RNA sequence: GGUUGAUCGGGUAGCCGCAGUUCAAUUUUUGAAUUGAGGAAAGUCCGUACUCCACAGAGCGCGAAACCGGGGAAAUCCCGGGACGGGGCAACCUGUCGGUAAGGGCCACAGAAAUAUACCGCCUGAAAAGGUAAGGGUGAAAUGGUGGUGUAAGAGACCACCGGAAACUGCAGUAAUGCGUUUGCCAGGUAACCCCUUUCGGGAGCAAGGUCAAGCAGAAACAAAAUUUCAAGCUGCUCGCUUGAACAGCGUAAAGCUGAUUGUUUCAGGUAGACCGCAUAGACAGAUGGCUAUCCAGGUAUGUAAAUACCGGACAGAAUACGGCUUAUAGAUCGACC
Numbered sequence: 001g002g003u004u005g006a007u008c009g010g011g012u013a014g015c016c017g018c019a020g021u022u023c024a025a026u027u028u029u030u031g032a033a034u035u036g037a038g039g040a041a042a043g044u045c046c047g048u049a050c051u052c053c054a055c056a057g058a059g060c061g062c063g064a065a066a067c068c069g070g071g072g073a074a075a076u077c078c079c080g081g082g083a084c085g086g087g088g089c090a091a092c093c094u095g096u097c098g099g100u101a102a103g104g105g106c107c108a109c110a111g112a113a114a115u116a117u118a119c120c121g122c123c124u125g126a127a128a129a130g131g132u133a134a135g136g137g138u139g140a141a142a143u144g145g146u147g148g149u150g151u152a153a154g155a156g157a158c159c160a161c162c163g164g165a166a167a168c169u170g171c172a173g174u175a176a177u178g179c180g181u182u183u184g185c186c187a188g189g190u191a192a193c194c195c196c197u198u199u200c201g202g203g204a205g206c207a208a209g210g211u212c213a214a215g216c217a218g219a220a221a222c223a224a225a226a227u228u229u230c231a232a233g234c235u236g237c238u239c240g241c242u243u244g245a246a247c248a249g250c251g252u253a254a255a256g257c258u259g260a261u262u263g264u265u266u267c268a269g270g271u272a273g274a275c276c277g278c279a280u281a282g283a284c285a286g287a288u289g290g291c292u293a294u295c296c297a298g299g300u301a302u303g304u305a306a307a308u309a310c311c312g313g314a315c316a317g318a319a320u321a322c323g324g325c326u327u328a329u330a331g332a333u334c335g336a337c338c
Stems, first nucleotide, its partner, number of pairs: 001338008010295007018036008038315001042326002045324005050205004062201005067081005082097006098196002103194002105190003119136002121132004144162006163186002165183004170179003209276004218267007228246007247259004296313001298311005
């Protein structure tokens, strides 16, 4: 100088103020005591608890997760390990992770050809035709690469080395995997295209939701008071309603209005409201603050220094709770390592 892990993130005293609880006074306020933000309270990105709604069973469909081991209630969680990459001299940091040998699709431009193929070329042949994939050229990718043997020319056809794959009752490891041996076995990429495999998955969220419950309106019973009768219609009937006539009440009369209502009790749902949910901060759209002094860090200026003067405290802030992740964060301390 750097890497990494962890902790703290101002202390003390005084004064003023805010909110909750308890007690006292007194009455709607006052006093006393006591309690009062964070490592992220944030983003609301995952996972739960809790609550209500939905729900026979099975299948289809849709979505999520996906190297291995351990932890964990679970998690886009944590710890350790593996394979293939990227950065750094290093400590260390960091990206990806089932299957392309079930099947289908796609692979621009260029190129003859993109998963099938032969343009130039090479060889045989008089030609027709046939053999070939060494070389050329295109491309991100063209039958694994280099060198040899071989051949008419060529080719893993064969050989050596390198790369990969498969197999193994080989060795190490719990495992992923690594190492080894054998076999010429060698035709690409894309699963962030469909798809296949395994596992898992109802929805909404504390403004969830629950309890009690004014007033108005509704239903029933009882009581008081009473003001009636007839006809027609609606209906299967009752009740009820509508219309008309008579009668009665109010009114001098006519017109008009009325022929009902009032009270008590109970009931159902449930609004306002209150309480619960709800917490050793906790409510109500929401208190947790400010000033002064001094100390602890820090900064600036002057000064050789001692020191003096001035400035001055990051990000931010609960709203049902918990476990994580991500993001913001002045400065300080400790451990390990390069």

Predicted 3D model of a 338-nucleotide RNA (Bacterial RNase P class A) from a marine sediment metagenome. Its Rfam family is "Bacterial RNase P class A". It is annotated as a ribozyme. Its mean pLDDT, the model's own confidence on a scale to 100, is 75.